[in-house]
Context: one part of a larger RNA
RNA sequence: GCCGGCGAGUUACUUGCAUGCAGCGAGGUUAACUCACUCUGUGAGGGAGCCGCAGCGAAAGCGAGUCUGAAUGGGGCGCUUGAGUUGCAUGCAGUAGACCCGAAGCCAGGUGAUCUACCCAUGGCCAGGAUGAAGCGGGAGUAACAUCUCGUGGAGGUCCGAACCGCCGAACGUUGAAAAGUUCCCGGAUGAGCUGUGGGUAGGAGCGAAAGACCAAUCAAACCUGGAGAUAGCUGGUUCUCCCCGAAAUAGCUUUAGGGCUAGCCUCUUGGAGAGAGUCGUGGAGGUAGAGCACUGGAUCGGCUAGGGGGCUUACCCGCUUACCAAACCGAACCAAACUCCGAAUGCCAUUGACUUGUUCCAAGGGAGUCAGACUGCGAGGGAUAAGCUCCGUAGGCGAAAGGGAAACAACCCAGACCGCCAGCUAAGGUCCCCAAGUGCGAGCUAAGUGACCAAAAGGAUGUGAGAUUGCGUAGACAGCUAGGAUGUUGGCUUAGAAGCAGCCACCAUUCAAAGAGUGCGUAAUUGCUCACUAGUCGAGUGGUCUUGCGCCGACAAUGUACCGGGGCUAAGCUCGUCACCGAAGCUGCGGAGUCGCCGCGUCAAGCACGCGGGGACUGGUAGGGGAGCGUUCCAUAGUAGGUCGAAGGCGGACCGGAAGGUCUGCUGGACGAGAUGGAAGUGAUUAUGUCGGC
Repeated sequence: GCCGGCGAGUUACUUGCAUGCAGCGAGGUUAACUCACUCUGUGAGGGAGCCGCAGCGAAAGCGAGUCUGAAUGGGGCGCUUGAGUUGCAUGCAGUAGACCCGAAGCCAGGUGAUCUACCCAUGGCCAGGAUGAAGCGGGAGUAACAUCUCGUGGAGGUCCGAACCGCCGAACGUUGAAAAGUUCCCGGAUGAGCUGUGGGUAGGAGCGAAAGACCAAUCAAACCUGGAGAUAGCUGGUUCUCCCCGAAAUAGCUUUAGGGCUAGCCUCUUGGAGAGAGUCGUGGAGGUAGAGCACUGGAUCGGCUAGGGGGCUUACCCGCUUACCAAACCGAACCAAACUCCGAAUGCCAUUGACUUGUUCCAAGGGAGUCAGACUGCGAGGGAUAAGCUCCGUAGGCGAAAGGGAAACAACCCAGACCGCCAGCUAAGGUCCCCAAGUGCGAGCUAAGUGACCAAAAGGAUGUGAGAUUGCGUAGACAGCUAGGAUGUUGGCUUAGAAGCAGCCACCAUUCAAAGAGUGCGUAAUUGCUCACUAGUCGAGUGGUCUUGCGCCGACAAUGUACCGGGGCUAAGCUCGUCACCGAAGCUGCGGAGUCGCCGCGUCAAGCACGCGGGGACUGGUAGGGGAGCGUUCCAUAGUAGGUCGAAGGCGGACCGGAAGGUCUGCUGGACGAGAUGGAAGUGAUUAUGUCGGC
């Protein structure tokens, strides 16, 4: 891992509430106990007690009243208005382990120092080599010591290094040879050394050269048994079928925030009201969007003008002035969630009116679940006018919704799946191929593979289409070509020079068809080239600006084209119009089933029953509520029917039923055993890192 078995809402209670059924009924019912019998039981007795029939008061107490009170007043709770009670079953609750499995832990009593820590007693062990303390002896030396020297001697938590003890580093090992090792290297090795044997200290205790180390592969409190099924607001799991309805992820409170309680929302039952909802009409409240500046504030320019600053004047007091700052006021133009002289649309409230729908409404009672929501559109706050961000409001679907589209894609678009059909029509979206349906039609645009249901800005550009406006133009424009482009004059100044063309100032006049005291290049400065301007040639359009459609550049990312799903496309792209077709579990057609109203008929035990027929609506669904069934084991009827002419069980097959399932039959098996009607449960397993067994 697979297969098979086992495996989770049970049981108890003079307990509570509700519902169903049954008995009796102003009553209902017995408990212990006793007696009898056909004795695990049944029947009879037993009225103590309990509930109900009356309440009020703290109580004494009174009583259809009573309490308060001085009260015959008022007020409170009652009566006037009668249904209970017992049993059984079911749902839920309470108390119990209370659906099952699961802690880490706490406490009690014991067991451990054969591991290890420390201690006690008694033993054992340390190759070899090196160094050479004190002391002692000889000599030197001293007044005597001291001191020096040679020898002897053999000290030391001394040195080197095996055994022994340890373990610094590395490699290997890591389902190991080993639940801590192997190999190489390394530290100590006469000491606070190592070690044998025996003994001692015990769990909040020991022992500890101290690391919370060690106390039997276990230690921030050992192990065993018990309390014990500790507790677990946490995680996991929780077993047959079909039918009806169907949520929530919110509010308030909470040592509360991943838990609860009440309400909200779901379901079931009973009752009530004619309701409820929607649209229109009618009547209301309001201060948002927008707007505005009348208030409160902000903010710009101008005017006017207090105050202040600067300048001038001045012995002082005055005074004059100012393209300084500036209150108030005036004019103009603005800004505001916490501004408003104003002010919608929606929404909200009401409605006796009209229409639509037809229990969707309200109440009481039984049972819940929900209290992590998520995304999208719209309106706001927070954030950065970030986030698949966060927090509200509002709507939608998802959650709990399958189907079609969006390549794939809970949340987007279309659309809500009772079942069957090799029938039809459509939605979104599509119709060249992958791929069902147009290589459809009409008009335009794009040349960028732009684009084709997602990539992009500031900015830039004689891309190209459409429109508007304004110049010039047959008295000849625009572009090209030919020619001219002059004179005073090299204007004046400046300058080494400055001659149209470094710079400053001025920018006149003449001749002319026209020609600037000069547009650019150029020179050291002149010269030179060119432009403006003019004529000729040519012969019809040519410039500027604005608006707008589609394109261009701007444009860089990590495995591989890789930002149309692909092929590929110049339309099979974009815009407008138009016709047809495809396309879903939508709609329709045909057949069938169920649920709930309605109508008709039939049956009976006569009811809100059951059956049959007709027509209508409905039948997605998680948590969850309600309903109806299937199957397993056992019991009663019952020593049932059946069964060696083959039971149960096993392995196949066929058939039946809406499902759980059922029936028949072949083989196997070799002795039991259906079905029916009731009853009772150890009553249904792909999941719990479940548990046991087999493989």
This is a predicted structure of a 695-nucleotide part of an RNA (large-subunit ribosomal RNA, domain II) from a Candidatus Latescibacterota bacterium. Its Rfam family is "Bacterial large subunit ribosomal RNA". The full RNA is in RNAcentral, with records from ENA. The coordinates come from a structure-prediction model, not an experiment, and the mean pLDDT is 85.